RNA sequence: CGUAAGGAAGACUAGGGUUCCGGUUGGCGACAAUGUCUGGUCCGAGAGUUUUCCGGCUGCGCGCGGAUCAUGCCGCAAACGGCUCCACGGCGGGACAAAAGCCCGGGAGGU
Numbered sequence: 001c002g003u004a005a006g007g008a009a010g011a012c013u014a015g016g017g018u019u020c021c022g023g024u025u026g027g028c029g030a031c032a033a034u035g036u037c038u039g040g041u042c043c044g045a046g047a048g049u050u051u052u053c054c055g056g057c058u059g060c061g062c063g064c065g066g067a068u069c070a071u072g073c074c075g076c077a078a079a080c081g082g083c084u085c086c087a088c089g090g091c092g093g094g095a096c097a098a099a100a101g102c103c104c105g106g107g108a109g110g111u
Base pairs, nucleotide, nucleotide: 006054007053008052009051010050011049012048015043016042020040021039022037023034024033025032026031055084056083057082058081059080063076064075065074066073086106088109092104093103094102
């Protein structure tokens, strides 16, 4: 300096704020304020859990083909199994109502 770390989706959680519901406060009321309000709706992980699908490697080999006098041999290969590792990480910016472990991002940087 370069290459490599398979891809996708769902459910849930850590976490997150405050559009809606609810709570609290003020008000005769309409309504207003409040997330330093436990909560419900909502957002939500590359480095969290789990499930499924596709792909890759691999075990076995339903069967098929080639070679041969024949067997041994060579190749393809269903179904059913196994594996799919590792991963420290800003500042800043972005979206939705808003924020975040979301997105920029397996980034910058570090080892």
About this RNA:
The RNA shown here (Guanidine-I riboswitch aptamer) has 111 nucleotides and comes from an uncultured Pseudomonadota bacterium. The prediction has a mean pLDDT of 84. It matches the Rfam family "Guanidine-I riboswitch aptamer". Rfam describes the family as follows. This family represents a conserved RNA structure found upstream of the ykkC and yxkD genes in Bacillus subtilis and related genes in other bacteria.